[in-house]
Context: one part of a larger RNA
């Protein structure tokens, strides 16, 4: 892991609500007693609830007079209901509460309180006992320590010295001395091992090894206590407070689990408060029952109001560009002057003009939102709105679109608002993919469409017309797989300028001269280092020279002109597709194959394509009913959750059946029911088992790192 069996809302008590039943202005007994074989029957009136309220208390102390009106009988009555009026009480008098009789006991069910209180789960707290055979320390009494080395004091001999004392040679054998076995330990490899040989071991290496050494036996110290050369170490594999048993099923706002079916409705993740933020309580939202009795209202339009946003504007407030004028007014610079002071400029202030501009500016001002009323629409006597009672769940929300704040006009970011979807929503599309597009799933069948698609994978066009791209660009709606500034003599379309059969543009052929080597400068400066000037002539045309070149010339070339040729050329600007710009970590993605359309743009026609829509048949819910049948929800997705009805298991009373001519159980098959499940047949098995109804449960298993057993 799998299989089998076990495994979680129970019981008592008091409260409250509903249903059912008894009695009813009353209802009911408790403990207990008697009787009976027993289920039980009969007593038992203590007590409890109700029959009157108001007031802190003293204390005082209550209705059928009128109207409306649902159901129903028929236009007026009218249970219940509502509105007036009246009454009780309170220092309250235009106010509060109450008043024209319904309760109580039992059973069953819902819920919440107290109890273990749906089940399993702490770490901990307290009490009493048991432990020093491990280990810490003390005490008593014993034991152990191979071998080698060093050579203190003291002493002897010799020498030196005035002495103190010193030196040399011997002897001697000290030391928490040295090396190193046993023994004790445990430094490094952070080696081996790490379901181990082992709940601390193995290997190599390493520390101490006459000492504060190691060790046997006996004995003492005990849990807020001991012991500790002190690490919070150790006190029996347990220590920042031992173990065991008990209080005890401690508590857990936390995690996990919580067992059959079908039908109806169906949320919330918001608001307020709380030592509140993983939790509660109250409200909003959901469900269910009753009551109520005619209106309700999400939409559209109209009328009368409200608002200060978007936008806009500068009339206020606070900013702000340029110009002008005025003022001499805080201040700075400059000038004149001996100084006072004066002139000028910058600056300040005010005004005019020009330009900008605001969430906390407004002379203005939409869309839009909203209050009331009316009309239409929709819902409603097949019972709406409202009201009251029972039961909840929720109180970590999230994505997308739009509008805002924060952030960086970042985030699958964060705070709000409006809408929508996911949550709690299946189906089709998007390759796959909660919330993107289409579309809201009762059952079966047939057809038609949506989004999206139609070369193959893969259902449907290798469809039609017209363009465009040559980059495999692309074949990617978005989220989301992006790419920018900039550049392009890639190509297509539009719109302008200029030139052009008196011949443009390009190409080729020829010319491109003279004054003159202009003047200056300079070693030189001859069109072409630099400066100045830039005329005239011959001409079809030719600059006092466009570029290269030379030391300077020379030379080449261009502008410009002619000829050949023959029809468009040139230059701006706008747009489409395309190219460059373009770098990421395993090899790789248009879903893939592949495609030059099967890419992109515009237009058109077919077809495919869903649980959508239509048709047929059936089931279910609610309501009406003349009992045949209809109607409606444009009904029947659904988590938390509320409500309703059923199935199975075990037993019990009553009734009624089956079984050795084969019960239960098991295996296989048929069949009925929406389902839980029921039933039949055959085989196996070999002795008990059903059905109907009443009542009652230790009543349903796949999950809990569930428990026990097996495998």
């Nucleotide at each position: 892991g799998c299989c089998a069996g076990g495994g979680a809302g129970u019981u008592c008590u008091g409260a409250u609500c509903a249903a059912u039943g008894g009695c009813g202005a009353g209802g009911u007994u408790a403990a207990g007693u008697g009787c009976g074989a027993a289920g039980g029957c009969a007593c038992g009136u203590a007590g409890c609830c109700g029959u009157a309220g108001g007031g802190a208390a003293a204390c005082c102390a209550a209705c059928u007079g009128c109207c409306c009106g649902c159901a129903g009988u028929u236009u007026a009555c009218g249970a219940g209901g509502g509105g007036c009026g009246g009454a009780g009480u309170g220092u309250a008098c235009u106010c509060g509460c109450u008043c024209g009789a319904a309760g109580u006991c039992a059973u069953u069910g819902g819920u919440g309180g107290g109890a273990u209180a749906c089940c399993c789960g702490a770490a901990g707290c307290c009490g009493g006992u048991c432990g020093a055979u491990c280990u810490a320390a003390g005490c008593g009494u014993g034991g152990g320590u191979a071998g080698g080395u060093u050579g203190a004091a003291g002493c002897c001999c010799g020498g030196g010295g005035a002495a103190a004392c010193c030196c040399g040679g011997g002897u001697g054998g000290a030391g928490g001395a040295c090396c190193g076995a046993a023994c004790c330990g445990a430094u490094a490899c952070u080696g081996a091992u790490g379901u181990g040989c082992a709940a601390a071991u193995c290997g190599u290496u390493c520390g101490g090894a006459u000492g504060a050494c190691c060790u046997g036996c006996g004995u003492u110290u005990a849990g807020g206590g001991g012991u500790g050369a002190a690490a919070g170490g150790c006190c029996a594999a347990u220590c920042u407070a031992g173990a065991c048993c008990g209080g005890a099923a401690a508590u857990a706002g936390c995690u996990g689990g919580u067992u059959c079916c079908u039908c109806c409705c169906g949320a919330g993740a918001c608001a307020a408060c709380c030592c509140g933020c993983a939790g509660g309580u109250u409200g909003a939202u959901c469900u269910u029952a009753a009551u109520g009795g005619a209106g309700g209202u999400a939409g559209u339009c109209u009328g009368c109001g409200c608002g200060g946003u978007a936008g806009a504007g500068c009339a206020c407030u606070a900013a702000u560009u340029g110009g002008g004028u005025a003022u001499a007014c805080a201040g700075g610079g400059g000038g004149a002057g001996a100084a006072a002071u004066c002139c000028u400029u910058c600056g300040g202030u005010a005004c005019c003009u020009u330009g900008u501009a605001a969430a906390a500016c407004u002379c203005c001002g939409a869309a839009c939102g909203u209050g009331c009323a009316g009309a239409c629409g929709c819902c409603g006597u097949a019972g709406a709105a409202g009201u009251u009672g029972g039961g909840a769940a929720u109180u970590a929300g999230g994505g997308c679109a739009u509008c805002u704040g924060g952030g960086g006009u970042a985030a699958g970011c964060u705070u709000g608002a409006u809408g929508u979807c996911c949550g709690a929503a299946a189906g089709g599309g998007g390759a796959a993919c909660a919330a993107c597009c289409c579309a809201g799933c009762c059952u079966g069948a047939a057809g038609u469409u949506a989004a999206g698609g139609u070369c193959c994978c893969u259902a449907a066009g290798u469809g039609c017309c017209g363009a465009u791209u040559a980059a495999g660009u692309g074949u990617g709606a978005a989220a989301g797989u992006c790419a920018a500034a900039g550049a392009g003599c890639g190509u297509c379309c539009g719109u302008g300028u200029u030139c052009u059969u008196a011949g443009a543009c390009a190409a080729c052929u020829g010319g491109a001269a003279g004054g003159u080597g202009g003047g200056c400068u300079u070693a030189g400066a001859g069109g072409c280092a630099g400066c100045c000037a830039u005329c005239c002539u011959u001409u079809a045309a030719a600059g006092a020279g466009u570029u290269c070149g030379u030391a300077a010339c020379a030379g080449a070339u261009c502008a410009c002109c002619a000829g050949u040729c023959a029809a468009g050329a040139u230059u701006g600007u706008g747009g489409g597709c395309c190219u460059c710009g373009a770098a990421a970590a395993u090899g790789g993605a248009c879903g893939g194959g592949g495609c030059u359309a099967a890419g992109u743009c515009g237009g058109c026609c077919a077809c495919c394509g869903a649980u959508a829509c239509u048709u047929c048949a059936g089931a279910a819910u609610u309501c009406c009913u003349u009992a045949g049948g209809g109607a409606a929800a444009u009904u029947u997705g659904g988590u938390a959750g509320g409500g309703a009805g059923g199935u199975g298991u075990c037993g019990u009373g009553c009734g009624u059946g089956g079984a050795u001519c084969g019960a239960a159980g098991c295996u296989u098959g048929g069949u009925c029911g929406u389902a839980a499940g029921g039933u039949c047949a055959a085989g196996u098995g070999g002795a008990c088992c059903g059905c109907g109804u009443u009542c009652g449960a230790a009543u349903a298993a796949g999950g809990a790192u569930c428990c026990u057993g097996g495998u």
Model confidence (mean pLDDT): 83 of 100. A computed fold for a 711-nucleotide part of an RNA from a Thermoplasmatota archaeon, annotated as large-subunit ribosomal RNA, domain II. Its Rfam family is "Archaeal large subunit ribosomal RNA". Rfam links the family to the GO terms structural constituent of ribosome and ribosome. Taxonomically the source falls in Thermoplasmatota (Archaea, Methanobacteriati).